[in-house]
Context: one part of a larger RNA
RNA sequence: CUCUGGUUAAGGAACUCGGCAAAUUGGCCCCGUAACUUCGGGAGAAGGGGUGCCCCUAGUAUGUGAAGCGAUUCGCUCGUGGAGCAGAUGGGGGUUGCAGUGACCAGGGGGUAGCGACUGUUUACUAAAAACACAGCACUCUGCGAAGCCGUAAGGCGAUGUAUAGGGUGUGACGCCUGCCCGGUGCUGGAAGGUUAAGAGGUGGGGUUAGCGCAAGCGAAGCUCUGAAUCGAAGCCCCAGUAAACGGCGGCCGUAACUAUAACGGUCCUAAGGUAGCGAAAUUCCUUGUCGGGUAAGUUCCGACCUGCACGAAUGGCGUAACGACUUCCCCACUGUCUCAACCAGAGACUCA
Repeated sequence: CUCUGGUUAAGGAACUCGGCAAAUUGGCCCCGUAACUUCGGGAGAAGGGGUGCCCCUAGUAUGUGAAGCGAUUCGCUCGUGGAGCAGAUGGGGGUUGCAGUGACCAGGGGGUAGCGACUGUUUACUAAAAACACAGCACUCUGCGAAGCCGUAAGGCGAUGUAUAGGGUGUGACGCCUGCCCGGUGCUGGAAGGUUAAGAGGUGGGGUUAGCGCAAGCGAAGCUCUGAAUCGAAGCCCCAGUAAACGGCGGCCGUAACUAUAACGGUCCUAAGGUAGCGAAAUUCCUUGUCGGGUAAGUUCCGACCUGCACGAAUGGCGUAACGACUUCCCCACUGUCUCAACCAGAGACUCA
C1' cells in the first nucleotide's frame, strides 16, 4: 500500500452524476396517529411510554383431577367428591448496573412530481423497467363437417365446446370522456354499363393436288397450318357504406376611441381543417422562455402562463386512492461520503528460509 472488519474530537452531505456505501431505526406490549380515499385503505402512518431481578397480592385465578361415597342395565359406565400436582396475567412494594428485546436475530421516516392501475412476466451470462402480461373495454370473423390452425391426404386441434361459445386485432383497473374527415388505401355491399382468360365460334387466308389450261396460272374434296366477327366468370373500372379500419385533421390579409390584442370581416385551398382536455411536458428547437415558490446562492424540482419548432382523444385524452428493488426534487433523523485523516484486528503484498 490492497482487502475484510472495528472505533473516532468538532462539524454533519460541505462528498458525489446521485447520501453510492455506511450509519440511524429495529422484537413484544400500551398510548396515539394527518392529507387523501375506490371507505377496503392510507397505517407498523407520524410521534411517545414500558421492558431485568426480588417480595406481596397468592400457591390466589385457572388447568388437571386421586381416594372415598352414591346410582346402575353391575369387569363397562354415570353422578358426587375434592386430595395431590401444575400454576399465571394484572396490581402494589423493593432492588441493581452506564446500559434489562443487556449478546445474536428483527422497519430509518416524512413530503412532492412523472410513468405504469394493481399481484405478476422479461433480455439463462452487462438492461427488471415507464417494456410484456393483466382483469376490463371495443371492433371483427365464425350457425357447426364453424371460423382459424397443422397435414399432400386420411386425420387431428378448435371441442366431446355451440354466439353468455371459439378465433383474430387494438386498447389496457376505475372515474369523466372519446370530436371532425370515407378524397387516398383497406374491408363490406351492389350490380346497369365498360374492360376481360380458358373455352365456344369459325368469315377469311396459307400449304398440298385430282382436274382444267398451249402456257402463265386457276384450283373441288380431303388432309393440314392459321384464324376475324360474336358469346364467355371473378377481378378491375364504376356506385354506395365503413375510422375503437390504415390513416388525416390549413394559409394569407384587414379590423375596437392610448397602445396592444382581435370577439368581427375578406380571400385562397381542402375529404375535413385539431373539438374537450392537457401543455417549455419521458413531447419545447430557440431555452437556463417569463412569473411565482423553495435556497444566502437552484441549467434540476414544484405551481402558473401559452409564443404547442413538432400534445390531443382506444397508435386512446385527462384525472386517480392503493401498489413499485422504477425515475425526479425537498425535508427530518443519522452518520468517516466529506473537511481530513488517525488508530486497532485479521488476511495479503514485501524480505528471508
This is a predicted structure of a 353-nucleotide part of an RNA (large-subunit ribosomal RNA, domain IV) from Mariprofundus erugo. It was read from a public genome assembly. Its mean pLDDT, the model's own confidence on a scale to 100, is 89. Its Rfam family is "Bacterial large subunit ribosomal RNA". NCBI's taxonomy places the organism under Bacteria, Pseudomonadati, Candidatius Mariprofundia, Mariprofundales, Mariprofundus.